[in-house]
RNA sequence: AGUUCCACAGUGUAGCGGUUAGCACGUCUGCUUUAUAUGCAGAAGGUCCGGGGUUCGUGCCCCCGUGGAGCUG
Repeated sequence: AGUUCCACAGUGUAGCGGUUAGCACGUCUGCUUUAUAUGCAGAAGGUCCGGGGUUCGUGCCCCCGUGGAGCUG
């Protein structure tokens, strides 16, 4: 330099272009316990890496950029 893939709560990870972005762990509150752990119930936490485009409508499609990983040279 060329090329492919990845980027979503604190962490990990789902998500046919369409109604509130879901799950697990973690955190917080309550119940349970002498207390802790376990268990049960509930809650908070996301503008889906940035910008632009397409569309009636993008987390999802297209382009550019940023960051990361791989391959070729």